[in-house]
């Protein structure tokens, strides 16, 4: 130094042949239910999709730069 791949709420992950309101589950908060916890039920919050530019009438999604991590090779 070269290839490949993965980066998306606090954690774990879906979601891509570009389409209009980005979504689960756990965790966190609130109520309910109980004598109290727990559990269970019902409800809120929290993400502009790794950063940065482009191509599109629209990008989490296509492309190129860069940053970070995993494998691999010399």
């Nucleotide at each position: 130094g070269c290839u490949u791949c993965u980066u998306u709420g606090g954690c774990u992950c879906a979601g891509u042949u570009g389409g209009u309101u980005a979504g689960a589950g756990c965790a966190u908060c609130u109520c309910a239910u109980u004598c109290g916890u727990a559990a269970u039920g019902a409800g809120a919050a929290g993400g502009u999709c790794g950063u940065u530019g482009g191509u599109u009438c629209g990008a989490a999604u296509c492309c190129g730069a860069c940053a970070a991590g995993a494998a691999g090779c010399u």
This is a predicted structure of a 74-nucleotide RNA (transfer RNA) from Mayamaea pseudoterrestris. The coordinates come from a structure-prediction model, not an experiment, and the mean pLDDT is 80. Its Rfam family is "tRNA". Rfam's curators write: Transfer RNA (tRNA) molecules are approximately 80 nucleotides in length. Taxonomically the source falls in Mayamaea (Eukaryota, Stramenopiles, Ochrophyta, Sellaphoraceae). RNAcentral holds the sequence, with entries from ENA.